[in-house]
This is a predicted structure of a 128-nucleotide RNA (FMN riboswitch aptamer (RFN element)). The model forms 97% of the base pairs in the Rfam consensus. It matches the Rfam family "FMN riboswitch aptamer (RFN element)". Gene Ontology term of the family: FMN binding. It was read from a public genome assembly, where an Rfam model found it.
RNA sequence: AUUCGUGCUCCGGGGUCGGUGUAAGUCCGAACCGGCGGUGACAGUCCGCGACCCGCUGCCCAGGCAGCGGUUGAUCCGGUGGAAUUCCGGGACCGACGGUGAAAGUCCGGAUGGGAGGCAGCACGGGU
Repeated sequence: AUUCGUGCUCCGGGGUCGGUGUAAGUCCGAACCGGCGGUGACAGUCCGCGACCCGCUGCCCAGGCAGCGGUUGAUCCGGUGGAAUUCCGGGACCGACGGUGAAAGUCCGGAUGGGAGGCAGCACGGGU
């Protein structure tokens, strides 16, 4: 230096202006945001994964944890090209649960949590 293993750490964005109203970052008009892997070329909308929720089993048996299973939103047209539902132009669409003076992707909360994955970092060990 490179590669493999183990452990630890790190890693999610977005409400601004106006309207109505007793009251709205929740409604209306406009605004803003897009986790991870894959894919002939770059993806919120393709194929999968994760978070939320539900069930079963096991362990402690309060509530949790682990494993397995289920559920889980949304894209079209045109252009370029060898190749793009991924790029360019245009028009659409989607977004867990609980809370709230009135309905939430954007506020508050579970969460100083969990977690996919990472040619992100550190430590230790093995190989070359």
The coordinates come from a structure-prediction model, not an experiment, and the mean pLDDT is 81.